A computed fold for a 524-nucleotide part of an RNA from an uncultured bacterium, annotated as small-subunit ribosomal RNA, 5' domain.
Its mean pLDDT, the model's own confidence on a scale to 100, is 85.

[in-house]
Context: one part of a larger RNA
RNA sequence: GGAUGAACGCUAGCGGCAGGCUUAACACAUGCAAGUCGAGGGGCAGCACGGGUAGCAAUACCUGGUGGCGACCGGCGCAAGGGUGCGUAACGCGUGAGCAACAUGCCCUAUACAGGGGGAUAAUCCAGGGAAACUUGGUCUAAUAUCCCAUAGCAUUUAGAGGAGGCAUCUUCACUAAAUUAAAGCUUCGGUGGUAUAGGAUUGGCUCGCGUGACAUUAGCUAGUUGGUGAGGUAACGGCUCACCAAGGCAACGAUGUCUAGGGGUCCUGAGAGGGUUAUCCCCCACACUGGUACUGAGACACGGACCAGACUCCUACGGGAGGCAGCAGUAAGGAAUAUUGGUCAAUGGGCGCAAGCCUGAACCAGCCAUGCCGCGUGCAGGAAGACGGCCCUAUGGGUUGUAAACUGCUUUUGUCAGGGAAUAAACCCCCGCUCGUGAGCGGGGCUGAAGGUACCUGAAGAAUAAGCAUCGGCUAACUCCGUGCCAGCAGCCGCGGUAAUACGGAGGAUGCAAGCGUUAUCC
Numbered sequence: 001g002g003a004u005g006a007a008c009g010c011u012a013g014c015g016g017c018a019g020g021c022u023u024a025a026c027a028c029a030u031g032c033a034a035g036u037c038g039a040g041g042g043g044c045a046g047c048a049c050g051g052g053u054a055g056c057a058a059u060a061c062c063u064g065g066u067g068g069c070g071a072c073c074g075g076c077g078c079a080a081g082g083g084u085g086c087g088u089a090a091c092g093c094g095u096g097a098g099c100a101a102c103a104u105g106c107c108c109u110a111u112a113c114a115g116g117g118g119g120a121u122a123a124u125c126c127a128g129g130g131a132a133a134c135u136u137g138g139u140c141u142a143a144u145a146u147c148c149c150a151u152a153g154c155a156u157u158u159a160g161a162g163g164a165g166g167c168a169u170c171u172u173c174a175c176u177a178a179a180u181u182a183a184a185g186c187u188u189c190g191g192u193g194g195u196a197u198a199g200g201a202u203u204g205g206c207u208c209g210c211g212u213g214a215c216a217u218u219a220g221c222u223a224g225u226u227g228g229u230g231a232g233g234u235a236a237c238g239g240c241u242c243a244c245c246a247a248g249g250c251a252a253c254g255a256u257g258u259c260u261a262g263g264g265g266u267c268c269u270g271a272g273a274g275g276g277u278u279a280u281c282c283c284c285c286a287c288a289c290u291g292g293u294a295c296u297g298a299g300a301c302a303c304g305g306a307c308c309a310g311a312c313u314c315c316u317a318c319g320g321g322a323g324g325c326a327g328c329a330g331u332a333a334g335g336a337a338u339a340u341u342g343g344u345c346a347a348u349g350g351g352c353g354c355a356a357g358c359c360u361g362a363a364c365c366a367g368c369c370a371u372g373c374c375g376c377g378u379g380c381a382g383g384a385a386g387a388c389g390g391c392c393c394u395a396u397g398g399g400u401u402g403u404a405a406a407c408u409g410c411u412u413u414u415g416u417c418a419g420g421g422a423a424u425a426a427a428c429c430c431c432c433g434c435u436c437g438u439g440a441g442c443g444g445g446g447c448u449g450a451a452g453g454u455a456c457c458u459g460a461a462g463a464a465u466a467a468g469c470a471u472c473g474g475c476u477a478a479c480u481c482c483g484u485g486c487c488a489g490c491a492g493c494c495g496c497g498g499u500a501a502u503a504c505g506g507a508g509g510a511u512g513c514a515a516g517c518g519u520u521a522u523c524c
Stems, first nucleotide, its partner, number of pairs: 001524004006520005013376006019369002021334001027331002030329003035076003040073002043069002047067003050063005083287003092212008102204002107200007115149004125138005155180006162173004185192002213259003220250003225247008262284004267276003289310005312323004340366001342365003348362001349360004379410004389401005416460005424451001429446007468513005473494003479508005489496002
């Protein structure tokens, strides 16, 4: 000198864009953050409409008939998105390869198929238990829930024999025989969903080469340890696990141990080499009160799922229960220090749904903070009696503040007031038309804006609404007076101060930067 997720002191007009718990992965009140589908199902708690009965009426009761729909069965989603960096020095990450050792819901392509039957169960109803959380028994019932049979092969397994190829195990293509395994409906009749197989796409799993901290004041480490055979297990290879056998394996090219740490793209600095860094954004990994375990599922060993143990907090009728903000806000604590218990699903994206739509603290916006970067403004021109005042001096005078002010003319960025006023929106969907047909594509019209009456534009009056901070001995741009008298104090280094201090404090003046300026901390 540059830089910062900064903090502190003094000061502060505006806008745009960004950023905002670096500390206690400390504890959390409250609200919200994952639902959706009635075009799978039985149904009808509540709402609305219709109908019926009673009544003069208000109204009461009944009714699933309709729109819809609480709870329930079922499907899909909840493994994404969002958060944090505890752990991890590791195939965790980066990069380059491999899988003749693998999986892949939704999506796309192709082929084939969907015949028949059964038994339950939730809800509901009835009867209980409990303070509660919740829970027990009985009866009835449905399905795209579930089970059985049939049918099936380019499917799987076993056996046989042949061709081709390769990378050791092998891979691939025909053939023969045997065994095994499928399905679901809804419908406005257009479709949409279901099953099997093959291929694709996407995503993941595993393996390997190389790279990826400190300490040798850590030198030896290892018993499933290293390898083999067999078996189990897995989507898959493998001591992954087990039985048996052998005695290996790693290490000065740093094993093992201890400490530290998420990794990378990046970012900062530097002429570069290099050094430092991993906040925001993106990719990967790990974690979800602490430890462990599996279940479901295409996918989890699962942040807002389950079980067990533990610590903590809360409720209790003392028998027993409930909870997990490292989601968004917010609270307390810690700290030098870090924001609102805001708006909207309008856009983008996600889940479900034929759709309408519903949900979405993802996201988009708004609020707070000079935290940073960038931009703008605080006026411009003229104006010498070089005014008054201040300060200084060699003092009837001169210098400086200083064209500065006054005064004259001009402008109105900005601010105030008044008026107008966006883009972001095109789709989905509805209507019409065309190719053609209640489907797909195309064209036209219509609907939809949180931000926001914001940005922006126009007009009006008026210099009006707007400058500070640090420094002035040398390094280092900028000097005099007064006060103080080794005191009070300053200080980054050298050093100033003991009676004329350009170094302390004040004043005048000057210098530097400027809505900021200094100080502190850290990196180059």